[in-house]
Context: one part of a larger RNA
RNA sequence: UUCGUGGCUAAGGAACUCGGCAAAACAGCGGCCGUAACUUCGGGAUAAGGCCUUCCCACCGCAAGGUGGGACGCAGCUAAUGACCCCUAGCGACUGUUUAUCAAAAACACAACUCCGUGCUAACUCGAAAGAGGAUGUAUACGGGGUGACGCUUGUCCGGUGCCGGAACGUUAACCCUGGAGGUGAUUUGACUUCGGUUGAAUUGCUAACGGGCGAAGCGCCGGUGAACGACGGCAAUAACUAUAAUUGUCCAAAGGUAGCGAAAUUCCUUGGCAGGUAAGUUCUGUCCCGCAUGAAUAGCGUAACGACUGGGGGACUGUCUCAGCCACGAGCCCG
Numbered sequence: 001u002u003c004g005u006g007g008c009u010a011a012g013g014a015a016c017u018c019g020g021c022a023a024a025a026c027a028g029c030g031g032c033c034g035u036a037a038c039u040u041c042g043g044g045a046u047a048a049g050g051c052c053u054u055c056c057c058a059c060c061g062c063a064a065g066g067u068g069g070g071a072c073g074c075a076g077c078u079a080a081u082g083a084c085c086c087c088u089a090g091c092g093a094c095u096g097u098u099u100a101u102c103a104a105a106a107a108c109a110c111a112a113c114u115c116c117g118u119g120c121u122a123a124c125u126c127g128a129a130a131g132a133g134g135a136u137g138u139a140u141a142c143g144g145g146g147u148g149a150c151g152c153u154u155g156u157c158c159g160g161u162g163c164c165g166g167a168a169c170g171u172u173a174a175c176c177c178u179g180g181a182g183g184u185g186a187u188u189u190g191a192c193u194u195c196g197g198u199u200g201a202a203u204u205g206c207u208a209a210c211g212g213g214c215g216a217a218g219c220g221c222c223g224g225u226g227a228a229c230g231a232c233g234g235c236a237a238u239a240a241c242u243a244u245a246a247u248u249g250u251c252c253a254a255a256g257g258u259a260g261c262g263a264a265a266u267u268c269c270u271u272g273g274c275a276g277g278u279a280a281g282u283u284c285u286g287u288c289c290c291g292c293a294u295g296a297a298u299a300g301c302g303u304a305a306c307g308a309c310u311g312g313g314g315g316a317c318u319g320u321c322u323c324a325g326c327c328a329c330g331a332g333c334c335c336g
Stems, first nucleotide, its partner, number of pairs: 001332009011322002015320001020317001030052004038043001040149001054071007072076001084315007091307002096108002112147007124133003150302004155232003160229002162225005169220003176213004182207011233251005260294001261291001272288005
């Protein structure tokens, strides 16, 4: 001199910083008093906040306090260990689970709701099979999908895709029936011949291209189905200021987004407009709605309690900072 681990610090007190990260401070689930909004009436709650945690006498001490003796009460903490609190939003109801070794969460699970399958040798899963699980269960059961406590709700569209039902008609595989070119063997026989063969006809066996007939499921076809996959418009005009458009016209579509919510974990323009909080606020809260590109079990909107979750604000407190200084111990480097 630099770093590490601790300790202290005038005045200020978050001005630091992405962010109070870190540190400081608060401090007994001791006693007494007291305790709000909200609420699913259980909670919230140890809410918050206040007071007490000894008294008397003697001696020592400047004091803080110490020593000895005594008093009262259920209760006068400790050598040390031992919650910071409040307000307001988002998300997820909750306890739980998870990326062993960079993520603990708003992700997963969950009770609950719903749809589909399954009548028992169940569906389903494992297994070439035997067999086993399901289950020594039996639809208040079991398997699969989705949503995810609770409260209020969950709109329209079946044209496409899927699933379910239908079976008249169309299409249609193999088998089978039938026609059958061609190929190949047997028998009989004709013609020609260079006597080696060449070529034809008839009968018969095997095979068979291709054509016709018949022909199941499936598909076509007909219908149903959304807590199935999904989807849920455009352009003009219009009211006696203006503006706006309850209204009208028109085109397209299976149907044109209902309730609710809305610059949102969704808003590009955007630091949208207004209001609140601040001296000053791209964050935050309330409201508006012009929703680039919200929206109803890929759930919508609320919601007490809960959360090592994520924003915003306040109090307390501080070396986080203004702005740095000193001390202890340790390490490195430098000098001797």